Overview: This is a predicted structure of a 99-nucleotide RNA (Glycine riboswitch aptamer) from Nitrosospira sp. Rfam family: Glycine riboswitch aptamer. The family is grouped with related families in Rfam's "Glycine riboswitch clan".

RNA sequence: ACAGGCUAUUCUGGAGAGUGCCGACAUGAAUCGGCCACCGAAGGGGCACACGGGACAAAAGUUCUGUAAUCUCUCAGGUAAAAAGGACAGAGGGGUGGA
Numbered sequence: 001a002c003a004g005g006c007u008a009u010u011c012u013g014g015a016g017a018g019u020g021c022c023g024a025c026a027u028g029a030a031u032c033g034g035c036c037a038c039c040g041a042a043g044g045g046g047c048a049c050a051c052g053g054g055a056c057a058a059a060a061g062u063u064c065u066g067u068a069a070u071c072u073c074u075c076a077g078g079u080a081a082a083a084a085g086g087a088c089a090g091a092g093g094g095g096u097g098g099a
Stems, first nucleotide, its partner, number of pairs: 005096001006094002009092005018036001020035005037079003043075001044073003050067007
């Protein structure tokens, strides 16, 4: 110096599900309150027949414990178009790395 792991950074792409009903200023797909029905890809919670560790045991095994997701829950968020948000992906930048 390069690649890769990293990145609350920039650009681009980016799904799903009610224009639900009632009331309130008011006319409303917006806002607020109530009621029901739905979605999973902000965030958050949970899970092991796998893997790691400990204990007992000659061993087989038993038991305790730790850890994940696009899985699962639906707390939060979201459910016309638009806007916003959006896991993740690509590219740029940053930074680590130091042949």